RNA sequence: AGGGUCGCAUGAGAGAGCCGCACGGCCUGUUAAUUCAGCGCUUGCUGCGGUCGCCGAAGGCGCAACACGCUCGGAAACGCUCAGGCAUAAGGAAUUGCGACGCA
Numbered sequence: 001a002g003g004g005u006c007g008c009a010u011g012a013g014a015g016a017g018c019c020g021c022a023c024g025g026c027c028u029g030u031u032a033a034u035u036c037a038g039c040g041c042u043u044g045c046u047g048c049g050g051u052c053g054c055c056g057a058a059g060g061c062g063c064a065a066c067a068c069g070c071u072c073g074g075a076a077a078c079g080c081u082c083a084g085g086c087a088u089a090a091g092g093a094a095u096u097g098c099g100a101c102g103c104a
Stems, first nucleotide, its partner, number of pairs: 002103001004101006010094001015052001017051006023044001024042003027038003053086003059082001060080003066073001
């Protein structure tokens, strides 16, 4: 020099989309009451469901050469978009930078 794990730093893309329900809050009226009602409001770091658009850099899936016991194995920053994500925060691949500890 090489490879692995860990820590720190850096770290992109794309709607704070719309609708419904529930709960909460507020408002109005009402009640002895904190009670009750409202096809009233609500961006409330609430929950659930539906729906349209979009993103690729958690994870997942697919494959060329090649290999093979012959449909079966087989990489990615490629493709898909199941999952995830689309203000900030968080998360975040990494063949990026620094450091620590093993391996050889």
Glycine riboswitch aptamer from a Chromatiales bacterium, 104 nucleotides, folded computationally. Rfam family: Glycine riboswitch aptamer. Rfam describes the family as follows. This family represents the bacterial glycine riboswitch. The prediction has a mean pLDDT of 77.